[in-house]
RNA sequence: GCCCCUGUAGGCUAGUUUGGAUAGGCUAGAAGCUUGCGGAGCUUCAGACUGGGGUUCAAAUCCCCACAGGGGCG
Numbered sequence: 001g002c003c004c005c006u007g008u009a010g011g012c013u014a015g016u017u018u019g020g021a022u023a024g025g026c027u028a029g030a031a032g033c034u035u036g037c038g039g040a041g042c043u044u045c046a047g048a049c050u051g052g053g054g055u056u057c058a059a060a061u062c063c064c065c066a067c068a069g070g071g072g073c074g
Base pairs, nucleotide, nucleotide: 001073002072003071004070005069006068007067010027011026012025013024020057029045030044031043032042033041050066051065052064053063054062
């Protein structure tokens, strides 16, 4: 320098194939209930689509550019 893959809460991940309406789950966190106590159980709360632009009635999803990480070739 060229090519390919990946990017979603503090962490891990589903959803991308086939665009569709509060973006789901686990774990961690907070509050409450329960309990002799509790780190166990139950309920509730808060937390995310890497950035920008485009297409579309509608974009995590499709297109372009950039950024970050990984891999291959030279």